This is a predicted structure of an 85-nucleotide RNA (c-di-GMP-I riboswitch aptamer) from Halanaerobium saccharolyticum. Its mean pLDDT, the model's own confidence on a scale to 100, is 84.
């Protein structure tokens, strides 16, 4: 100075479940609360998967349809902590 790959200290993030709130849902946010995370920090550009309010198509059940959500699904993009203790 470096930072491939385990380990350690620190420091930090919070799955499932519940309580409340918001919202058409899917889910989000806040409260406990830890199943896991070295990117589980940021963003929805690509595939993925949810949801279907409004459209649309239908005689009716019902189907399609993101502009919705999901970075804790993958792939890429920017940023980044310790690291011979």
């Nucleotide at each position: 100075a470096u930072a491939a790959a385990a380990g350690a200290a620190a420091a930090g993030c919070a799955a499932a479940a519940u309580u409340g709130u918001u919202g058409a849902a899917a889910a989000a946010c806040a409260g406990u609360g830890a199943c896991g995370c070295a990117a589980a920090g940021u963003a929805a550009g690509g595939g993925g998967u949810c949801u279907a309010a409004g459209g649309c198509u239908u005689g009716a059940g019902a189907g399609c349809u993101a502009u919705g959500a999901u970075a804790g699904c993958c792939c890429g993009a920017c940023u980044g902590c310790c690291a011979c203790c």
The sequence was found by an Rfam model in a public genome assembly.
The source organism's lineage runs through Bacteria, Bacillati, Clostridia, Halanaerobiales and Halanaerobium.